Background: Bacterial RNase P class A from a Gemmatimonadota bacterium, 391 nucleotides, folded computationally. Of the family's consensus pairs, 95% are formed in the model. It matches the Rfam family "Bacterial RNase P class A". Rfam classes the family as a ribozyme.
[in-house]
């Protein structure tokens, strides 16, 4: 320096001053029971680790009983947690870093499609720019060689074998080199004409294949093998699993107030979109849809006792779970805890021998509104383990 994990959010007192519960008082209606205020009095309780983002699960409600399919969307290793998840919590692979550690965009490219600029021959069942070959056929050389035929003027010459050297023509490679982010398997050896899994050893890939270990994912050895079948899918898309829908401005109850009216039409409603199936209402005594237009916005529930803190003890390697004990820890409704005062806390400086004393400063991010379990994002102060280095 750097990883990973915990724990606290300004503590004690005092004084006014908010809001709820409870309790007493007091006004005013009632026969009473009791109801409705109070700017009175006690007593007690009162914002978070993230109350945030509103990204996931969900409990509740309320749509008819929430059925089935299609589209649509969300999850994709393997076990296990939990009410449930995309969450946690241990393993595996894969990646980043020296490591400690950290991240995952983790099912399928041999179903199909589509996309990889540019260069480059050629970008997937492809290809020949520079190159390397020419065995085989082709062309072309000559003072080369012959136990062959034929001629001879005997010196030889022509035909044919063998053999050499040359072009690189037809052909034949994909090893070398270039291009590119990748180029149709690496390395080494044989073979070749020159090469190629063309063969051979080893690695690499396949093989619902065996055997070991592991509950699995998976890791290792072994056997076989065509000797090989690119990338991508947070591209369509295929495959497995989930998933009604709306939301506390949900939905209830009470008081109060007003005004209705007009088109359309046999069908039509039933809460994202479409069929299906049920199930209400209704067919001119108007279901419903749609538009013009009043009226309310008050009070009460919902509305905090829970998938609840905490403690101790068992159980698990943990996430967690099981017993047993204990406690009530905001319900506001334009929305509530604010000022001041003493004492203490952290760091720095100075005086002291020490105890301590003076004096500067810090104290951050930030306020619940139906609950809950996570995840992300803001931040301050300790603390503990590791990894790496200097001394």
């Nucleotide at each position: 320096g750097g990883a990973g994990g915990g724990a606290g959010a300004g503590g004690a007192g005092g004084u006014c001053g908010c809001g709820g519960a409870c309790g007493g008082g007091u006004g005013c209606c009632u026969u009473g029971c009791g109801g409705c205020g109070c700017g009175c009095c006690g007593u007690u309780c009162g914002a978070g680790g993230a109350a945030a983002g509103u990204c996931c699960g969900g409990g509740c409600u309320u749509c008819a009983c929430a059925g089935g399919g299609c589209a649509c969307g969300g999850c994709g290793c393997c076990g296990g947690g939990u009410a449930a998840c995309u969450c946690c919590c241990g393993g595996g692979c894969g990646u980043c870093g020296a490591g400690a550690g950290g991240c995952g965009a983790c099912g399928g490219a041999a179903a199909g499609u589509g996309c990889a600029a540019c260069a480059g021959a050629g970008a997937a069942c492809a290809g020949a720019c520079c190159g390397c070959c020419g065995a085989u056929g082709g062309c072309g050389c000559g003072u080369g060689u012959u136990u062959g035929c034929c001629c001879u003027c005997c010196g030889g010459g022509g035909c044919g074998g063998c053999g050499g050297c040359g072009c690189a023509c037809a052909g034949g490679c994909a090893a070398g080199g270039g291009u590119g982010a990748a180029a149709c398997g690496g390395u080494g050896g044989g073979g070749u004409a020159a090469g190629a899994g063309c063969c051979c050893a080893c690695c690499g890939c396949g093989u619902u294949u065996c055997c070991u270990g592991g509950a699995a994912a998976c890791a290792g050895g072994g056997a076989c093998g065509g000797c090989a079948u690119g990338g991508u899918a947070a591209a369509c898309c295929c495959c497995g699993c989930c998933g009604g829908a709306a939301g506390c401005a949900a939905g209830g109850c009470c008081a109060a107030g007003c005004a209705g009216g007009a088109a359309c039409c046999a069908g039509u409603g039933g809460c994202g979109g479409c069929c299906c199936g049920c199930c209400g209402c209704g067919c001119a005594c108007g279901a419903g849809u749609u538009c013009c237009g009043g009226g309310u916005a008050g009070g009460c529930c919902g509305c905090a006792a829970g998938a609840g803190g905490c403690c101790u003890c068992g159980g698990g390697a943990g996430a967690c779970c099981g017993a047993g004990g204990u406690c009530c820890c905001a319900g506001a409704c334009a929305g509530a805890u604010g000022a001041c005062c003493u004492c203490g806390g952290g760091c720095c400086g100075g005086c002291g021998c020490g105890a301590g004393c003076c004096g500067g400063u810090c104290a951050a991010c930030a306020g619940a509104a139906c609950c809950c379990g996570g995840c992300u994002u803001a931040u301050c102060u300790c603390c503990c383990u590791c990894c790496a280095u200097g001394c």